Predicted 3D model of a 489-nucleotide part of an RNA (small-subunit ribosomal RNA, 5' domain) from Bubalus bubalis bubalis.
NCBI's taxonomy places the organism under Eukaryota, Chordata, Craniata, Teleostomi, Bubalus bubalis.
RNAcentral holds the full RNA, with entries from SILVA.
The coordinates come from a structure-prediction model, not an experiment, and the mean pLDDT is 86.
It matches the Rfam family "Bacterial small subunit ribosomal RNA".
Context: one part of a larger RNA
RNA sequence: GAACGAACGCUGGCGGCACGCUUAACACAUGCAAGUCGAACGGUGCAAUGGGGCUUGCUCUAUUGCAUAGUGGCGGACGGGUGAGUAACACGUAGGAACCUGCCUGGUAAUGGUGGAUAGCUUCGGGAAACUGGAGGUAAUACAGCAUGAGCUCGAGAGAGGAAAGGCCUUAGGGUCGUUACCAGAGGGGCCUGCGGAUGAUUAGGUAGUUGGUGGGGUAAGAGCCUACCAAGCCGACGAUCAAUAGCUGGUCUGAGAGGAUGAUCAGCCACACUGGAACUGAGAUACGGUCCAGACUCCUACGGGAGGCAGCAGUGGGGAAUAUUGGACAAUGGGGGGAACCCUGAUCCAGCGAUGCCGCGUGAGUGAAGAAGGCCUUAGGGUUGUAAAGCUCUUUUGACAGGGACGAUGAUGACGGUACCUGUAGAAUAAGCACCGGCUAACUCUGUGCCAGCAGCCGCGGUAAUACAGAGGGUGCAAGCGUUGUUC
Numbered sequence: 001g002a003a004c005g006a007a008c009g010c011u012g013g014c015g016g017c018a019c020g021c022u023u024a025a026c027a028c029a030u031g032c033a034a035g036u037c038g039a040a041c042g043g044u045g046c047a048a049u050g051g052g053g054c055u056u057g058c059u060c061u062a063u064u065g066c067a068u069a070g071u072g073g074c075g076g077a078c079g080g081g082u083g084a085g086u087a088a089c090a091c092g093u094a095g096g097a098a099c100c101u102g103c104c105u106g107g108u109a110a111u112g113g114u115g116g117a118u119a120g121c122u123u124c125g126g127g128a129a130a131c132u133g134g135a136g137g138u139a140a141u142a143c144a145g146c147a148u149g150a151g152c153u154c155g156a157g158a159g160a161g162g163a164a165a166g167g168c169c170u171u172a173g174g175g176u177c178g179u180u181a182c183c184a185g186a187g188g189g190g191c192c193u194g195c196g197g198a199u200g201a202u203u204a205g206g207u208a209g210u211u212g213g214u215g216g217g218g219u220a221a222g223a224g225c226c227u228a229c230c231a232a233g234c235c236g237a238c239g240a241u242c243a244a245u246a247g248c249u250g251g252u253c254u255g256a257g258a259g260g261a262u263g264a265u266c267a268g269c270c271a272c273a274c275u276g277g278a279a280c281u282g283a284g285a286u287a288c289g290g291u292c293c294a295g296a297c298u299c300c301u302a303c304g305g306g307a308g309g310c311a312g313c314a315g316u317g318g319g320g321a322a323u324a325u326u327g328g329a330c331a332a333u334g335g336g337g338g339g340a341a342c343c344c345u346g347a348u349c350c351a352g353c354g355a356u357g358c359c360g361c362g363u364g365a366g367u368g369a370a371g372a373a374g375g376c377c378u379u380a381g382g383g384u385u386g387u388a389a390a391g392c393u394c395u396u397u398u399g400a401c402a403g404g405g406a407c408g409a410u411g412a413u414g415a416c417g418g419u420a421c422c423u424g425u426a427g428a429a430u431a432a433g434c435a436c437c438g439g440c441u442a443a444c445u446c447u448g449u450g451c452c453a454g455c456a457g458c459c460g461c462g463g464u465a466a467u468a469c470a471g472a473g474g475g476u477g478c479a480a481g482c483g484u485u486g487u488u489c
Stems, first nucleotide, its partner, number of pairs: 001489004006485005013361006019354002021319001026317003030314003035074003040071002043068011081272003091196006099189003104185008112146001114144002121136006152161003166177004199243002205235003210232008247269004251262004274295005297308004325351001327350003333347001334345004364394004374385004400425005408416001433478005438459003444473005454461002
């Protein structure tokens, strides 16, 4: 000198764009953050219309509309958060072969015929609750078989195995959304390897599934991945092992560069979801707002037993030098579901708070010497503050008030927002501080104090004329900021 996710002190007018728990991966009240589909299914409730019974306001029935607990489907593996762990094929980069892939795209061929259950419901119970048991009866795109069956699977071959589901509309021709099998594609993911990026030798030996083989098992897939047996290997001063530290990268800061430091925001990858462990479902998880077990903690209880997990968005307590609203909207972009209408979306888009940063603008302009008054200094003449003020003339950015008024939305639809922007009205009106002035270092005098009180980045000032302390006048530098502290180069 530059930089900062900064903090502190004094001060503070406006706007745009960014950014905002770096500490306790500490504990969390409350609300919201993942639903959707009635065009898969049987019911139930309400309403309208029509018909029947008819005691005239009840009941039966048909159609339509709306709503929906349950069964079923798809999605809850994305999106969002955090950086605890991890020195590792975790990441980066360049390759590899033994794999999987829902939705989507292209293609080929099918979508025939049966069955038994079960929730909801009814009924009888148990329990304080969470919840749960028996009986009866019911539907499906739920479940299970049969047929057919390939270019699919297994097999050397013969051969064997092996699928499906319907819904809606219809002018009854069909159309559309699905379902099943297979071949490809795209995108996504799993696995292996070379190389690369931190510290310590005051850590020198480490290793028994350890290194390799054979048989078997296992996985979507290669492999000691697992297991039985056999052999005795394998790694290491080119630093194994151990310890302590740490998410990695694109990047960011600095620097002429080489390098050094760093990894907030944004983007890619990884890991984690109260702590530890486990699997289930599924195309995909060993699953943040799923399940089970154990533990700590908190809460409810009728003491028998139960409930919970903000490192989602707000918000609270705590810690801390320190970090925001329990806001609006799905209008846009994107995501999930749905044939669609649409529903959901604290992703996102906006608004609020904060000079936290960067950038822009303003706090007036011209004129004005009697060089006014006042202040300060003085050699008492004067000097300085100083064209500064006042006065006169002018302008109206910003702000205020009034009127108009978007882009963002190719048909409709705008949270932002009557916002940005434009026009008009009045009026200099609403707007300057902070640090420093001994040298380094731009800027000097007076008064007070008297090695005191104090200053200080270094050298050093202060013991009676202190340009170094404190105040004042004056000056210098930056400016809605200025200084201090911390950290990096």